This is a predicted structure of a 72-nucleotide RNA (transfer RNA) from a Leptospirales bacterium. It matches the Rfam family "tRNA". The same sequence occurs in records of 2 taxa. The organism belongs to Leptospirales, within Bacteria.
[in-house]
RNA sequence: UGGGCUGUCGCCAAGUGGUAAGGCACCAGUUUUUGGUACUGGCAUUCGGAGGUUCGAUCCCUCCCAGCCCAG
Repeated sequence: UGGGCUGUCGCCAAGUGGUAAGGCACCAGUUUUUGGUACUGGCAUUCGGAGGUUCGAUCCCUCCCAGCCCAG
């Protein structure tokens, strides 16, 4: 420098046009003498960034950024 893949909550991870599931962790509560366990509730509003298409974008298109792999 070229090509490919990936980027979603603190971590893992689903979702592939109609406002984002789940697990762990965390916070609050119930239970308990306390802790743990169990149960209930909460927790993403910049879905890596910018622009475009669209009535509508995490999803499609372009560019950029970061990581990994391949080639030179």